[in-house]
Context: one part of a larger RNA
RNA sequence: AGCGCACGGUGGAUGCCUUGGCACGAGGAACCGAAGAAGGACGUAGGAAUCUGCGAUAAGCCUCGGGGAGUCGAUAACCAGACUGUGAUCCGAGGGUGUCCGAAUGGGGAAACCCGGCCAGCUUCAUCGCUGGUCACCCGCACCUGAAUGUAUAGGGUGUGUGGAGGGAACGUGGGGAAGUGAAACAUCUCAGUACCCACAGGAAGAGAAAACAACAUGUGAUUCCGUGAGUAGUGGCGAGCGAAAGCGGAUGAGGCUAAACCGUAGUUGUGUGAUACCUGGUAGGGGUUGCAGCUGCGGGGUUGUGGGAGCGUGACGACCGGGACUACCAUCCUGGUGCGUAGUGAGAAAUCGUGUGGUGUAGGUGAAGGGUCUGGAAAGGCCUGGCGUAGACGGUGAGACCCCGGUAGCCGAAACACCCGCGACUGCGUGUUGCGCCUCCCGAGUAGUACGGGGCCCGAGAAAUCUCGUACGAAUCUGGCAGGACCACCUGCUAAGCCUAAAUAUUACCUCGUGACCGAUAGCGGACAAGUACCGUGAGGGAAAGGUGAAAAGUACCCCGGGAGGGGAGUGAAAUAGUUCCUGAAACCGUGCGCUU
Numbered sequence: 001a002g003c004g005c006a007c008g009g010u011g012g013a014u015g016c017c018u019u020g021g022c023a024c025g026a027g028g029a030a031c032c033g034a035a036g037a038a039g040g041a042c043g044u045a046g047g048a049a050u051c052u053g054c055g056a057u058a059a060g061c062c063u064c065g066g067g068g069a070g071u072c073g074a075u076a077a078c079c080a081g082a083c084u085g086u087g088a089u090c091c092g093a094g095g096g097u098g099u100c101c102g103a104a105u106g107g108g109g110a111a112a113c114c115c116g117g118c119c120a121g122c123u124u125c126a127u128c129g130c131u132g133g134u135c136a137c138c139c140g141c142a143c144c145u146g147a148a149u150g151u152a153u154a155g156g157g158u159g160u161g162u163g164g165a166g167g168g169a170a171c172g173u174g175g176g177g178a179a180g181u182g183a184a185a186c187a188u189c190u191c192a193g194u195a196c197c198c199a200c201a202g203g204a205a206g207a208g209a210a211a212a213c214a215a216c217a218u219g220u221g222a223u224u225c226c227g228u229g230a231g232u233a234g235u236g237g238c239g240a241g242c243g244a245a246a247g248c249g250g251a252u253g254a255g256g257c258u259a260a261a262c263c264g265u266a267g268u269u270g271u272g273u274g275a276u277a278c279c280u281g282g283u284a285g286g287g288g289u290u291g292c293a294g295c296u297g298c299g300g301g302g303u304u305g306u307g308g309g310a311g312c313g314u315g316a317c318g319a320c321c322g323g324g325a326c327u328a329c330c331a332u333c334c335u336g337g338u339g340c341g342u343a344g345u346g347a348g349a350a351a352u353c354g355u356g357u358g359g360u361g362u363a364g365g366u367g368a369a370g371g372g373u374c375u376g377g378a379a380a381g382g383c384c385u386g387g388c389g390u391a392g393a394c395g396g397u398g399a400g401a402c403c404c405c406g407g408u409a410g411c412c413g414a415a416a417c418a419c420c421c422g423c424g425a426c427u428g429c430g431u432g433u434u435g436c437g438c439c440u441c442c443c444g445a446g447u448a449g450u451a452c453g454g455g456g457c458c459c460g461a462g463a464a465a466u467c468u469c470g471u472a473c474g475a476a477u478c479u480g481g482c483a484g485g486a487c488c489a490c491c492u493g494c495u496a497a498g499c500c501u502a503a504a505u506a507u508u509a510c511c512u513c514g515u516g517a518c519c520g521a522u523a524g525c526g527g528a529c530a531a532g533u534a535c536c537g538u539g540a541g542g543g544a545a546a547g548g549u550g551a552a553a554a555g556u557a558c559c560c561c562g563g564g565a566g567g568g569g570a571g572u573g574a575a576a577u578a579g580u581u582c583c584u585g586a587a588a589c590c591g592u593g594c595g596c597u598u
Base pairs, nucleotide, nucleotide: 001597002596003595004594005593006592007591008590009589015583016548017547020519021518022516023515024514025513026512027511028510029508030507031167032166039101040100041099042055043054044053046079047078049075050074051073061095062094063093064092065091066090070083071082072081106115107114108113116135117134118133119132120131121130122129137164138163139161140160141159142158143157144156145155171202172200173199174198175197176196182189186237212220213219224251225250226249227248228247234242235241255500256499257498258444262300263299264298265297266296267295268294269293270292271291275289277290278287279286280331281330282329283328284327285326305478307443308442309441310440311438312437313436314435315434316433317432319338320337321336322335323334324333325332339431340430341429342428343427344426352425353424354423355422356421358420359419360418361417362416364412365411366410370385371384372383373382374381386403387402388392394406395405396404449473450472451471452470453469454468455467459485480495481494482493483492484491535542536541555582558569559568560567561566
C1' cells in the first nucleotide's frame, strides 16, 4: 500500500410524518374609491428585533349581543406592573379615532417631504409657532357678468351635485393587431383575428321580438346555450388546411316603448283683414286679432303585415258623481273623484315604510354510552365482560378509542346588521271597445339602392347573393318596399333605415362547506420556515436555500480535566449512538483495530 472483517467519523439518501400546496364539486358573493380606494411609508406595548394587530384615542376607545374563568397577540421565555363574577381576556354586529404618501386634488416635489392663502381658535408684550376647517381640474344644472359688435355669443365668475378621475384575478364588448410555425422550401394560404396593446362596462356582458327561416305544408314563429345534423354541404397554390346552416332533440322562456299622420298648448318668425278671420257643432246673443302659415318644445293620439294608423261619414254595446270649453239649450269633447279591473320597483315611470310563532347569513348552546385484567415507559393493543347509536364522519389524547377530550347525528339560538320571501300600505295604468264605407293623409333619407375600392360570412372575386365600411351618385310610402345565393318572371315570406328587455350561458381575485386510484419537503404554489424574503441587476426584471429532540424540557443539578471549546462521571428519560450540529441515518469520502498478501 491493497484486499477482507469489525468498529467509528463525515454526509444527508431512504422510510415514516405534515402545519403547506394542487385539482374539483356545491352554495354564497361578484365590486372598492374625493364620505379619499387598492397599495404603502412611518409610528404604536414598561423592556432590543421581525411578524400580526392598530393609528398621536395607535396589540387599542364606545355601544349592543354571545360566552363564563382566567387574562395582558406570535417567535418567546423572563422580569416588572396591571385587569377580572360590579363578568375581564376572547367571539360577533354597529359606531368612533384613523399620522404621512398614494387618483392625491391649496402650490411644489427626487412618493411617504418642502412651502402657502383664507376663516375660527390657542399661545406670546409682540413676531414666530400650534390646532380645527377650507382652497386642484373637468362635466352637468342654476344664476351673475360680459369682448371684437347694436341685440347676442365666446370668455370670466359664484353656487350646487354621495357627478367624473384611480384600483381590481378571470369572464365580456369594442378599437388596433404580429411572428416563430404548417405548407416537409416559399409568396396566396396557415398559425389567427390567436398572442399582445388600448378603451369601456357589468355581476354577468353581448344578442334579442323577423324587411327571419322554410319550400309547396293547414309549415315554423325573439334571442342565447347544449347535443345532433357533421368533419357533412362547401371552400382551398382544390395544397397544407379551413369548415357552416336549416332541421331535429333539450335548457330557459316574456314581451314592450317610440317616430310620423291628426288634435291641443307654449315660444318664436313672417303675414293678414276691420268683418265672409276666429272664439267645439247647431240656433240666438256676445267678444274682436284671440286668426293663418313655417319652425321648435311639451301633452294627447298611434305602433301594425290575416297590413296598420290618422282624418271624414255611419252603426253596435258600455258604471256613478262633480267641474270646464264666452253665455243659454241639446249634443260632443276635456278634466277630477269614487267604485271596479289590472300591473309594479326585473325592461316597459319611480321612491319608501310597516308587519311576520317567516327563511338565510354574520357569535353561539345542548348533545348518548365502560369497566376489569395482561404486556408495556405509556393502552386507545390482547383477553374477559358490558353499554350507546337519528351519533361507527373526523381530529386529539404517552401505540389501532363509537362509549377519555373536542366534535359528529339530531334539536335549539340573535339585541344589532344584511339579504330573501309573504302580506299590507304606496305608486302607475285602464274606464271605452268594436264593425262598415270613402281611399284624402302618415307609416323612420343623404337612408335603400347603384358604381368603384375594402372587410366579414364555409364562401381565397368566383356565377357571389346576404351583412358591413370608405368615396361618388341617389329613390319610393302600400297600386310602396325588402328577401327567398348572380339576374328575370311567377309564387311565398317579411315590413329596413328608432329604442329597451329577465332567464337559460361565461368566469372566480373573495367567503363557507366538502371531496380526491392528487403531492408529501430536489415533490406539491417560487414560497409548509423572517418568501416575492435574502441575494443579483442602473433598470425593466430575475429570484433562492432552509421542515422533524422527546409523550412531556423532564434541555443534563453536582463533581472532575481544560483558558475555552469540548469531554469524563453523576442525573433525567422507555431510549442520550433521542443532547438544541438532535427521528431513521444509505452511498461517495476519511479513519482505528485485527487478519491475509506484497